[in-house]
RNA sequence: ACCUUAUCACGAGCGGUGGAGGAAUCAGGUCCUUUGAAGCCCGGCAACCUAUUUAUUAUAAGGUGCUAAAUCCUGCGGAAUUUUCCGAAAGAUGAGGU
Numbered sequence: 001a002c003c004u005u006a007u008c009a010c011g012a013g014c015g016g017u018g019g020a021g022g023a024a025u026c027a028g029g030u031c032c033u034u035u036g037a038a039g040c041c042c043g044g045c046a047a048c049c050u051a052u053u054u055a056u057u058a059u060a061a062g063g064u065g066c067u068a069a070a071u072c073c074u075g076c077g078g079a080a081u082u083u084u085c086c087g088a089a090a091g092a093u094g095a096g097g098u
Stems, first nucleotide, its partner, number of pairs: 001098008013042001015041003021032003026075004043067003047064003050060003071090001076087004
């Protein structure tokens, strides 16, 4: 890098540092942000792996991950009909494989 598969409406800081952008990409919205963004540190959470287990909607927190808003919403298709629902694609994360 690619393939397979599972999950993606639960949960998680009034901390330190930093100093202007951020919410994956493109477009359009919407939103967060100097009452302090991203990143980093610490703390926290517990999805998968793992360990334990009374076998569970449990515990632990070692690995990965996560820690505003449904994966923030829409984009493609279908149903209903003017705003909803379902699905796909794309993406993210884990596990396995080439």
Molecule: SAM riboswitch aptamer (S box leader)